[in-house]
Context: one part of a larger RNA
RNA sequence: GAGUAACGAUAAAGCGGGUGAGAUUCCCGCUCGCCGAAAGUCUAAGGUUUCCUACGCAACGUUCGUCGUCGUAGGGUGAGUCGGCACCUAAGGUGAGGCCGAAAGGCGUAAUCGAUGGACAACAGGUUAAUAUUCCUGUACUGAUAUGGUCUGCGAAGGGAUGACGGAGAAGGCUAGCUCAUCAAGAGAUUGGUAGAUCUUGUUCAAGCGUGUAGGGAGGGCUCUUAGGCAAAUCCGGGAGUCUGUUAAACUGAGGCGUGAUGAGGAGUUCCGUAAGGAGCGAAGAGAGUGAUGCCCGGCUUCCAAGAAAAGUCUCUAAGCAUCAGGACCAUAUUAACCGUACUAAAACCGACACAGGUAGACAAGUAGAGAAUACUUAGGCGCGU
Numbered sequence: 001g002a003g004u005a006a007c008g009a010u011a012a013a014g015c016g017g018g019u020g021a022g023a024u025u026c027c028c029g030c031u032c033g034c035c036g037a038a039a040g041u042c043u044a045a046g047g048u049u050u051c052c053u054a055c056g057c058a059a060c061g062u063u064c065g066u067c068g069u070c071g072u073a074g075g076g077u078g079a080g081u082c083g084g085c086a087c088c089u090a091a092g093g094u095g096a097g098g099c100c101g102a103a104a105g106g107c108g109u110a111a112u113c114g115a116u117g118g119a120c121a122a123c124a125g126g127u128u129a130a131u132a133u134u135c136c137u138g139u140a141c142u143g144a145u146a147u148g149g150u151c152u153g154c155g156a157a158g159g160g161a162u163g164a165c166g167g168a169g170a171a172g173g174c175u176a177g178c179u180c181a182u183c184a185a186g187a188g189a190u191u192g193g194u195a196g197a198u199c200u201u202g203u204u205c206a207a208g209c210g211u212g213u214a215g216g217g218a219g220g221g222c223u224c225u226u227a228g229g230c231a232a233a234u235c236c237g238g239g240a241g242u243c244u245g246u247u248a249a250a251c252u253g254a255g256g257c258g259u260g261a262u263g264a265g266g267a268g269u270u271c272c273g274u275a276a277g278g279a280g281c282g283a284a285g286a287g288a289g290u291g292a293u294g295c296c297c298g299g300c301u302u303c304c305a306a307g308a309a310a311a312g313u314c315u316c317u318a319a320g321c322a323u324c325a326g327g328a329c330c331a332u333a334u335u336a337a338c339c340g341u342a343c344u345a346a347a348a349c350c351g352a353c354a355c356a357g358g359u360a361g362a363c364a365a366g367u368a369g370a371g372a373a374u375a376c377u378u379a380g381g382c383g384c385g386u
Stems, first nucleotide, its partner, number of pairs: 013031006032383004040363003046344002050342001051075006060068002080141002082340003087118002092113003098107003122139005142336011153321002158316005166303004172296003177290004183202005204264002208259004215252002219244008228236002268281005304307001349358002365377004
């Protein structure tokens, strides 16, 4: 320079009470304002204790501070079913032998890793200051092992089928959700009107189990045969015959209904408490309309550029074993390790900052509207630290 610029989105504050040495800033209440395909809720990545409680205010916080994502101390993350691993493979990596190279090393078979994919069993309610599909209550399901029962050709690192997939388009059936009505509980006003066609709130519930519907669906069964499937095969493929069917079978398949539920939850109300809050009791719950981008649908139609693999599952036999072992089903009992789980999607991540920037996915209320635009609102969250 200078008590100057600045104090980081113009979404906005006001009043009362509390605490305290001290309050524009912390807490509580009422009113006001802002977001509402977000400025709400859940989650991947990243962060790594920032979560909760008590105590504190030097520094940090662009002011203040009794407050804090700050300091000190204590507490907090509970799983057979969620995610990972115990299973599988993709791009890609590593790579016994092997090939190449002066070496370092490069390439690569078998093999082995590697999810962003496949496979795979749990839902509803309650509870904590802080965790919950993990704890508790209720009701389930899956695998393994053992025992028992009934039946029985079992057996793989091999064969076959399935798994198994693109784009675009269209229609139908549903459900979540929402709206109305019904029903239940409550309300009657300091004001012109209001006992009615008034107002407010609620009218809810899963997996599982049973049933097998709308829809999809043109083949299916049996017998004989067989140069193929590296061997074998009763399996698959090829061939022949026959029965049946296209009048919708086998198979598949949402939803609905029943059960789960004599349960849970529930507006409200009672009691306790200065308050925050805590403990009890607990009404109604027939229907109609609308309606998804979700489900049936891995379907259907159509197009050319022709759209992963392996495990798993089903089936077939080989060696072998066959009164055994093994396999199928049922019942009972036991068992299910390890790792993650707090908090945070922006003041906690990436931007030197409590930075007007950037950051994948899920959910998707009302009125108007073609709409996830826009405007105003719900639930919920905020008024952007002077």